Record summary
The prediction has a mean pLDDT of 85. Small-subunit ribosomal RNA from an uncultured bacterium, 1563 nucleotides, folded computationally.
RNA sequence: AGAGUUUGAUCCUGGCUCAGAACGAACGCUGGCGGCGUGGAUUAGGCAUGCAAGUCGACUGAACCUUUGGUGUCCGGGGCGCAAGUCUCGGAUACCGGGGGAACGGUGGCGAAAGGGUGAGUAACACGUAAGCAAUUUACCCCCAACUGGGGAAUAUCCCUCCGAAAGGAGAGUUAAUACCGCAUGUGGUCCUCUGGUGACAUCACUGGAGGAUUAAAGACGUGUCCGCAAGGAUAUGGCGGUUGGGGAUGAGCUUGCGUCCUAUCAGCUAGUUGGUGAGGUAACGGCUCACCAAGGCGAUGACGGGUAGCUGGCCUGAGAGGGUGGUCAGCCACACUGGGACUGAGACACUGCCCAGACUCCUACGGGAGGCUGCAGUCGAGGAUCUUCCGCAAUGGGCGAAAGCCUGACGGAGCGACGCCGCGUGGAGGAUGAAGGCCUUCGGGUUGUAAACUCCUUUUGCCCGGGAAGAAAACCCGUCCUGCUCAUACCAGGACGGCUUGACGGUACCGGGAGAAAAAGCCCUGGCUAACUCCGUGCCAGCAGCCGCGGUAAUACGGGGAGGGCUAGCGUUGUUCGGAUUUACUGGGCGUAAAGGGCAUGUAGGCGUCUCGAAAAGCUCUGGGUAAAAUAUCUGCGCUCAACGCAGAAAGGUCUCAGAGGACUGUCGGGAUUGAGUUCGGGGGAAGAGAAUGGAAUUCUCGGUGUAGCGGUGAAAUGCGUAGAUAUCGAGAAGAACACCAGCAGCGAAGGCGUUUCUCUAUCCCGAAACUGACGCUGAAAUGCGAAAGCGUGGGGAGCAAACGGGAUUAGAUACCCCGGUAGUCCACGCCUUAAACGAUGGGCACUUGGUGUAUCCCCGCAAGGGGGUGUGCCGGAGCUAACGCGUUAAGUGCCCCGCCUGGGGAGUACGGCCGCAAGGCUAAAACUCAAAGGAAUUGACGGGGGCCCGCACAAGCGGUGGAGCAUGUGGUUUAAUUCGACGCAACGCGAAGAACCUUACCAGGGCUUGACAUGCUGGAAGUAGGAACCUGAAAGGGGGACGACCUGUUAAGUCAGGAGCCAGCACAGGUGUUGCAUGGCUGUCGUCAGCUCGUGCCGUGAGGUGUUUGGUUAAGUCCAUCAACGAGCGCAACCCUCGUCCUUAGUUGCCACUCCGAGCGCAAGCGAGGGGGGAACUCUAAGGAGACUGCCCCGGUAACGGGGAGGAAGGUGAGGAUGACGUCAAGUCAUUAUGGCCUUUAUGCCCUGGGCCACACACGUGCUACAAUGGCCGGUACAGAGGGUCGCCAACCCGCGAGGGGGAGCCAAUCCCACAAAGCCGGUCUCAGUUCGGAUUGGAGGCUGCAAUUCGCCUCCAUGAAGUCGGAAUCGCUAGUAAUGGCGCAUCAGCCACGGCGCCGUGAAUACGUUCCCGGGCCUUGUACACACCGCCCGUCACAUCAUGGAAGCCGCGUGUACCCGAAGUCGCCGUACCAACCCGCAAGGGAGGGAGGCGCCCAAGGUAUGUGAGGUGACUGGGAUGAAGUCGUAACAAGGUAGCCGUAUCGGAAGAUGCGGCUG
Repeated sequence: AGAGUUUGAUCCUGGCUCAGAACGAACGCUGGCGGCGUGGAUUAGGCAUGCAAGUCGACUGAACCUUUGGUGUCCGGGGCGCAAGUCUCGGAUACCGGGGGAACGGUGGCGAAAGGGUGAGUAACACGUAAGCAAUUUACCCCCAACUGGGGAAUAUCCCUCCGAAAGGAGAGUUAAUACCGCAUGUGGUCCUCUGGUGACAUCACUGGAGGAUUAAAGACGUGUCCGCAAGGAUAUGGCGGUUGGGGAUGAGCUUGCGUCCUAUCAGCUAGUUGGUGAGGUAACGGCUCACCAAGGCGAUGACGGGUAGCUGGCCUGAGAGGGUGGUCAGCCACACUGGGACUGAGACACUGCCCAGACUCCUACGGGAGGCUGCAGUCGAGGAUCUUCCGCAAUGGGCGAAAGCCUGACGGAGCGACGCCGCGUGGAGGAUGAAGGCCUUCGGGUUGUAAACUCCUUUUGCCCGGGAAGAAAACCCGUCCUGCUCAUACCAGGACGGCUUGACGGUACCGGGAGAAAAAGCCCUGGCUAACUCCGUGCCAGCAGCCGCGGUAAUACGGGGAGGGCUAGCGUUGUUCGGAUUUACUGGGCGUAAAGGGCAUGUAGGCGUCUCGAAAAGCUCUGGGUAAAAUAUCUGCGCUCAACGCAGAAAGGUCUCAGAGGACUGUCGGGAUUGAGUUCGGGGGAAGAGAAUGGAAUUCUCGGUGUAGCGGUGAAAUGCGUAGAUAUCGAGAAGAACACCAGCAGCGAAGGCGUUUCUCUAUCCCGAAACUGACGCUGAAAUGCGAAAGCGUGGGGAGCAAACGGGAUUAGAUACCCCGGUAGUCCACGCCUUAAACGAUGGGCACUUGGUGUAUCCCCGCAAGGGGGUGUGCCGGAGCUAACGCGUUAAGUGCCCCGCCUGGGGAGUACGGCCGCAAGGCUAAAACUCAAAGGAAUUGACGGGGGCCCGCACAAGCGGUGGAGCAUGUGGUUUAAUUCGACGCAACGCGAAGAACCUUACCAGGGCUUGACAUGCUGGAAGUAGGAACCUGAAAGGGGGACGACCUGUUAAGUCAGGAGCCAGCACAGGUGUUGCAUGGCUGUCGUCAGCUCGUGCCGUGAGGUGUUUGGUUAAGUCCAUCAACGAGCGCAACCCUCGUCCUUAGUUGCCACUCCGAGCGCAAGCGAGGGGGGAACUCUAAGGAGACUGCCCCGGUAACGGGGAGGAAGGUGAGGAUGACGUCAAGUCAUUAUGGCCUUUAUGCCCUGGGCCACACACGUGCUACAAUGGCCGGUACAGAGGGUCGCCAACCCGCGAGGGGGAGCCAAUCCCACAAAGCCGGUCUCAGUUCGGAUUGGAGGCUGCAAUUCGCCUCCAUGAAGUCGGAAUCGCUAGUAAUGGCGCAUCAGCCACGGCGCCGUGAAUACGUUCCCGGGCCUUGUACACACCGCCCGUCACAUCAUGGAAGCCGCGUGUACCCGAAGUCGCCGUACCAACCCGCAAGGGAGGGAGGCGCCCAAGGUAUGUGAGGUGACUGGGAUGAAGUCGUAACAAGGUAGCCGUAUCGGAAGAUGCGGCUG
C1' cells in the first nucleotide's frame, strides 16, 4: 500500500466482497509448564445455607464468672476427747467487702450516610469543563480565645404479674450515668437601638464603639501529697473528654456559561405556566409552597412529543480528522423486591433502619406473623456463555477504643477456566545402501528425507531428594538516655539507641543435587484474491462456498490418501467494532449524458457583501497566570533472570478560563466617497401581457341554377354518399375555428408561452449623454404568485378535427396500424387542477481568461466602401476541463457568494401518516424482502423488414432436367431373433461401401474354446517330444483317436547328454468394430479460390483500440496507381508446377511414309491392293528440351494505375483447364482406416463354427436410369476416336450354338499381340400418330457363366408376356463454349455381380446474358443497437402453480400514556386536643400554669377504581400489489426505421403486453 467482482474487450461511475487490528467473547478440534491480568454482557429473574458492622467497662447500673478476706451453715477426712464438742484440712454454699475478667442482655457514646454491588431509571446542571455562592452547611481532625459552677427528676436493664402458637406485647415496683431537665456565669455568639471606618458591579459585605435583651458545659482515668479504719474525700498535676466562639482543612448543597444521540411521517408547547408583592419553608437562593396582582414564558439556532442511553478519565480502530465504545481500574450520578413517606442524625429520605400500599416466598394453633444476595461464596431458571458455599486479617486501608485489642467476603492470597497478554519447552550435533513403509510415476525414477534408525551430547520445564526467602514497618512491652509539662527526679507526651513479638500465601519463589531424550503437537489451509499439487473416489449426485464461483466421467474448488503452505499450545469458525470505504468527502466527493438543478419568478429569516477615515476591541494573534485528578498513552531511567507486569521522573494535552498587549483582517459604532445598485432626460426595437373591435381565403351546411352516373377511398378493397339527382360547376346566404405568403437556428417574455389587422390600457429590455441618491447589493429555507396539454365544475358555443363508440378491411386473431362515420373534448366566460422529455436533461449572481465567422437591434467615425463600441442570438474552434462524448467569453475553463439536490439495482416515487383537491389525483415519503449487479461513454464484432458501392449461373435471358410413371440405389419409418455401425440443412441421403450369396461381418440364433485366432516374458513339468494319417462323433468348429514321426546348437562310442524351438500346467498378460470425435493426434468437409487475415516500428487514444488496410481511381484480386502519420513486412492474390493450343531443336521402334521394290487377290482396262522387303527422318506421332504473350507496338482518354480501339500473331489483355485452399468459423465429421489418454470387459463385450440377417415392406424423401416417341423406332449398308487394361491375365484366327456362351489355342509381360466391331453420324428402306413396330416393367418357360454353394440373395441369353407412362401441381436443379445437350468407349473394385453408381476418354455440338430493381450467397465503407451462445439474439405484460416478506381489513389481545372524576394507606405540616404526664414557675399543701400528648379534623398524596381519548405493537376471515422459482399458457409491446420511430404528462378504452386522442421532447 491494495485486491476480486458488471464487459467479447475498455475507461468511468457504483455497490458487494476480501486481506489488517481489536474483544469481558462463544463454538469445534487439540492441549506441556510458568508469570501477570481477567471472568454473569442474558432475567434490575427468584433465592436454601453461612458469612459481609461493629466497637467502647478509661460513661454507667445490675447480673454473671474467677480470685481473695471475713462470718455463718452443710458435707468429708484427720487429731484430741468417753461424749457433747473442739482444733485443723479440703470441698460446697449464703452473706458482707476487695481484686481481676469481659462472653451474654441493657443505658449511654461513636460508627452504622463509609467501604462493597449494580446500570434498572435518567436526554437532565445527570455528567464533563470553567466559574460563582456578598445565598449555604460541614461530626470526627488541626490552630486560636474563653469556660467546664451548682442542683434536680426520671428510665432501660432487673424483679413480679399477665396476654400471645409465635413474633412480640401490657401493667406494677427498684436503680445509675459523659442519658435527660432547670439555675448560675457570658470571653464570645445572636437580636434590637445609637454611632464610626474600610471595601464592592450589586441585592450588600467586612471591621469597631456604647447600651439593652437572650444564650453553654460532663465527666471518667493516671500520678504525687494530705485526711480517713475503710469506702472515699481534699488538693496539685497530666493527657483525654465536654461547652461557647473564631479560623483552617475536608466533605456536601445550590447557581451559571459552554459541551453532550436519533426522529419534523412529533410544529406548535405552557396554568405554578412567566413575572411581581407579601407570607411560609429550607443549612441556603428560588413558584420551593401559598394568597393576591399582571399576562406572560418557550419555539425552525428545533420548543413540545416519541425512541434510545448512566456520564467521564479512558479503551478499540485510524496517517490524521474522525468512527465505534464506556467491561476491568479511577471520578461523578442513580438505584437497593415495586411504589409512596417521613423519623433519627453533622450528614439519609438511608443496600444488610422504620412506617404504609402492592406483588411474591415462607411460618401458623388461621387469630396473626416473617422476609428482601444489584455485598462474598453458592443455587435454580433463562441463555451460545461467565468461577470456590476456599485461606487470612501477616500486609494496605477502614470503624470503635487511652491502649492492648476487637470487627472488616474492603483487602491480601490461593483455587477453577488457554478467556487474554507475555515467556519457556516438547531436544542438540553428526548421520546416505538416500533403509523400510506410504504416495506418485513417463516404470527410468521421484518424493516423504537427515527425516528415522544409529552414534555422541545436553537436561530448561516436569519428576524425586535437600536447603530455603523477601514481603516485617512496627505498635505494645522492657531497659538506658534526652526534651517538654509539672512543686516533682512521679505520671504523661515526644524523641534517640538497644531488646522482645507478629507471615494467610507457603515449605511457595529461589538455590543445590539426582535419574533420564526421557513425560510434552496440534489446528487450519493448498482454483483466483492468497503462501501451498498430485492420485483415487464421486458424476449438477453427495457436497463446497467470504466474493467471483466449483460438481453433468479425466474436479489442483466435493470426500479420502500422499505431498506442500501457514500459525503454533494453540489453530480455525461465528458474532461485533474501526479500517481498507475519498462509499456522507471538515481534512476529502459530486449533480449535461452514470444517482443528483427545484417547472419559473417575487421575496421573509438566514448566509455573503465596494472604497476611505476614525473609535472601541467581540472574533483573531501574541505574552503571562490558573486549571485540565490519579491511572492510562508517549519519552527516559529503574525493579521482577527476559518479557508481559510494576515503580519513579519528565514532557505533552482544551473550540476552557483570567489578565495584559497588538490593531492587519472579519464583525460593531461613527464620519465621508462613487465605481456596485437605483432614479431622471432623450432615442429605439419587439408574435411581451389584458380588453374591445375588424378583414379576407379555406372548410362545412342551407337555398337556387347548370348537369348526369357515378363519387369517395385504398397497397388492393369494402363500409359510406348518389337517379328522392350526388361528385363536379356557378350564384346567394349562414356558422364556427384558425390566421397562408411575409417567416428567418429572426424577435419578445422569468418560465409556461406568444403570429391577420386596428384602438385603448400595462410592463420589461436596449442604446446615448449628463445630473441626482449614496451600498440602497447578491442569493434566498419557509411563504406567495405564475405555470403547456389533458382533466373537473357552472353556463354558452360547436365549422373542421377527433379519445370513446359503430361499421368496413387486414390478420391465425387484430379490442391496433389503413378506410367510412362519430360523441366528449378542442373554442368563450368564470372557478378549480399544478403535472410534462415543464430540456440547454446544464440553478442564480459577479469577475477573469486566445480567436474566426454569420445574424437581430442601438450608437459612433466616414460621401461611400468600410471600421469601431454595446446588448442579444447561432456556428466553428484554442488553452483549459472532461470517463469519454463533448464544452469552449452564451463554459461543462479559472475563482468567490448563496440556494436546491444525490449516495448500488429492484421493492417505489409505492405503503402508512400528514397537508392540498369536487374528483382524477398531487406534495411530502419509508421498511421488510431480494439481487451482484444496475448504469455512463467509447471499442471491436455480429445483426437490421438502415444506407451507399461492388461481385458470383445469384437473378434475369436461354438450353436441358428434377418434382408425375416404372425400375435401380441411398435414407427415414415400420417390421424383425437380427434387419450391425456411422453420416442429418446448405456441407447426411448412388455418402464411409472402387463390388454384403459363404467370406467380408462388426448383427442374430445355435454349437464350441479359455494364456486363448495373434505378441513377449517368467516359473515349473513331461519324454516316442513337436507334428500327425486312417478311423469314430458332429452341420461345422470342436471333441476323441493315435499309425507314423521329426528340427536347430553343442556334445557323445551311441537319438548319449545338455540347451533351444515346439508341447503341457501355471503366472504376467493377450484380445475387444465395447464407451467417450465434448479428452486427443492425424485426415477431411464448409464458408471459399471468397480477397481477405495479420505483424514490426512509428504516430494517435487514459484505455479497449485505431492508423497502416481509410479516401479517389482501377482490377478477377488488399491487383495496381495517386493521395495520406505512416513506413515497411508476412500469410493469402498473382506468378513459379502439370495438361492442352503454335513453332523450333534433339531422338526414331513396335510408331510414321514425301521415296522405292515385291505382291495373294480383284478388275475388261486404267488401276486398286491385304501383306511383305528396302530406304528415309521430311510429315503425323511419340517424349525430352526450348521459343512464344510482355498491354511489348500504334491511336484515343487519363497525373498515374489503367481502360477503349487497332496491328501483327497459333494464341491478347488471367489464352483454356488442372494442381494449389490465408487468419479463422462450425466443441462440423471420423475412437468402425489407423494412432491414442481415460473408463469398461476377461470361461466373455475375447476367439472359432454352422445357419440366418445386413436384400424385410402399408408407407415417405433424396439421387439416378429408361421412357412417354417421327429431330423417332426398326431393318440393311457404311465412316471416323481417344484414353485405358492385360500372365492365376487379355485372348486372335477357325469351328459349334439364334444367343449368352462353348470348343480351340496363335500372339502378347505389350506405341508390336489381345480386349476392340466405337456409337451417334451418313446412305437406303419401312412404320404414320396409335398406349402404337412407342415404352419396356412384370411374369412364365428354356438356357449360359462364375463360384464349395446362386432357395433366402448373382449376372447374362433366347422365346413368350407386354404394366405404368401421351412430357408431369406447388415447387425446384444444372449449365456462359468445345460449355450445355447428346453419343458411345475405357478403367478401378472384382471369382461373379445387383454399375443405371464412381472415375476418366473421345465423337457430334448449341442457345442466351438488355441489365443489377428483385431472390440467395459474399466483399468494402457507413449508420443504429438494450445483441456478444452475437436476430435461431434480446426481451415485456396478463394468466396458472409454489414459496417468502409486506400493505389494507370487521374485529380481538395485551402494553405505554393523556384528561376528568371517585376512593384515599402511611406520613410531614396546620388546627383542635379527651384521658393522662416526674423535672421548670406560682403555691406550705391541695391544686394551677407553662409545656407535652393519645386521638380527631383538614391540605397534599402512593396504590386502586370509573369514563373517555391517544401512541406504538401483536393477531385477523378476506383482500391488494411485490419478490423469487427448473419447466408452463397467451400474445410480441421495447432494442435495427424492431417492421405503426420511441419516450414524457394526461384522458379514455382493451385478456395482456398495450392502443388511441391532446400537448410536449429527440435520448
Overview: Its Rfam family is "Bacterial small subunit ribosomal RNA". Its family is annotated with structural constituent of ribosome and ribosome in the Gene Ontology.